[in-house]
Context: one part of a larger RNA
């Protein structure tokens, strides 16, 4: 911008595009076949390999403003406790959150027309032919079937709600103007994200922040008391600390506006 009035929702499927792999190993059955060696078709069944989509229950990685322990130095007047810097100083852990090496599942299954190829009936050509008429089977391939997108599919598709005889000019098409459902600004955010979109909320409010409570992590703080000459141990203490997670709570911030939108099609 169109989709012949202006809007929210919800959706059908032309049409596109993915997907498509494949092994070992059992039962049939040591059966058929074979002198033996050997060793099946058809049929069922079981685990894998890569590859794909999904997720984060489990393992495992990661973790630079979680939580300890330490080295060496510098400061905070000094002990003590701390901080800063040294690769995040180093080293041991780890929530949320993102991943694979983790965990689910996937290729089908089934129908349909067919390729080679194998047939039935049958003449031309008494006879023979699977083919000329007619008619069966027959592939990981073709067509549905599975997953995604998808009415700019201009063939603009369909439901279902919603809002409507406003004001000026003009003969009238039409034009300006305020509005109505909505919608956009603008704000708090994030399951969403380059930027736009999208998705929740904005006080009628739990959207983030902060508080408070729980999960979860580290691993038993400081100070004080004892015991020990001291290093250091014990108690108080399953303590203290604490990033995303769960919940609760209006303390803070979403104030107060604004703008765009139809005229009975």
């Nucleotide at each position: 911008c169109g989709g012949a009035g202006g809007a929210g929702a919800u959706u059908u499927g032309a049409g596109a595009a993915a997907g498509g792999c494949u092994g070992u190993c059992c039962c049939u059955a040591g059966u058929a076949c074979g002198a033996g060696a050997g060793g099946a078709c058809c049929g069922g069944g079981a685990c894998g390999g890569a590859c794909g989509u999904a997720g984060c229950u489990c393992u495992a990685g990661u973790g630079u403003g979680c939580c300890a322990g330490u080295u060496g130095u510098u400061c905070c007047g000094c002990c003590a406790g701390g901080a800063g810097c040294a690769u995040g100083g180093c080293u041991g852990g780890u929530u949320g959150g993102c991943c694979a090496c983790c965990u689910a599942c996937g290729g089908a299954a089934g129908g349909g027309a067919u390729a080679a190829c194998c047939g039935c009936u049958g003449a031309a050509a008494g006879c023979a032919u699977c083919u000329a008429a007619g008619u069966g089977g027959g592939a990981a391939g073709c067509c549905c079937g599975u997953u995604u997108c998808a009415a700019g599919a201009u063939g603009a598709g369909a439901u279902c709600u919603c809002c409507c005889a406003c004001c000026g000019g003009g003969a009238a098409a039409c034009c300006g103007g305020g509005u109505a459902a909505g919608g956009c600004c603008c704000g708090u955010g994030g399951u969403a994200g380059a930027c736009c979109a999208c998705c929740a909320c904005g006080u009628u409010g739990a959207u983030a922040g902060g508080c408070c409570g729980g999960a979860g992590g580290u691993g038993u703080a400081a100070g004080c008391a004892c015991g020990g000459c001291a290093a250091c141990g014990u108690g108080u203490u399953c303590a203290g600390c604490c990033g995303a997670c769960c919940g609760g709570u209006a303390c803070u911030a979403a104030u107060c506006g604004g703008c765009c939108g139809a005229g009975g099609g």

This is a predicted structure of a 265-nucleotide part of an RNA (large-subunit ribosomal RNA, domain VI) from a marine eukaryotic metagenome. The coordinates come from a structure-prediction model, not an experiment, and the mean pLDDT is 91. The full RNA is in RNAcentral, with records from MGnify.